Source information: The RNA shown here (TPP riboswitch aptamer (THI element)) has 102 nucleotides and comes from a Deltaproteobacteria bacterium.
RNA sequence: CCUCGUCGCUAGGGGAGCCAAACGGCUGAGACGUUCCACCGGAACGAACCCUUCGAACCUGAUCCGGGUCAUUCCGGCGGAGGGAAGCGGCGGGACCCCGGU
Numbered sequence: 001c002c003u004c005g006u007c008g009c010u011a012g013g014g015g016a017g018c019c020a021a022a023c024g025g026c027u028g029a030g031a032c033g034u035u036c037c038a039c040c041g042g043a044a045c046g047a048a049c050c051c052u053u054c055g056a057a058c059c060u061g062a063u064c065c066g067g068g069u070c071a072u073u074c075c076g077g078c079g080g081a082g083g084g085a086a087g088c089g090g091c092g093g094g095a096c097c098c099c100g101g102u
Stems, first nucleotide, its partner, number of pairs: 002094009011052004017026003032046006058083003064077004
C1' cells in the first nucleotide's frame, strides 16, 4: 500500500401497507408517536429499523403480468432492466514489498 471479516464514529439515503375500527390478525428489519391541514384523506417532525456504489434499502416501469387472499406493495414474474445515498477510524485474517536473525 492492497484486500477480506467485524465493530464504531460522522454524514447521507429510505419506506411506513392490508384486514371498516382495534387492545387483535397478516407480511416485513421496520407498519410507532406527536403536530398540522381540514378529513373516505394528506403533510411535517421525531423514535426505531434497514441501506449507502462490492449499492435488490428504496424508487421507476406499474392503474403491469401470473398465482393466492376477507384484503394488501401476500408470493412469483418483470429483473442483475433503468435509477439510487460515503467518508474516516479500531481490532482480527490474508496477499505483496522491505529490513534483521538463524
NCBI's taxonomy places the organism under Bacteria, Pseudomonadati, Myxococcota, Myxococcia.
It was read from a public genome assembly, where an Rfam model found it.
The prediction has a mean pLDDT of 78.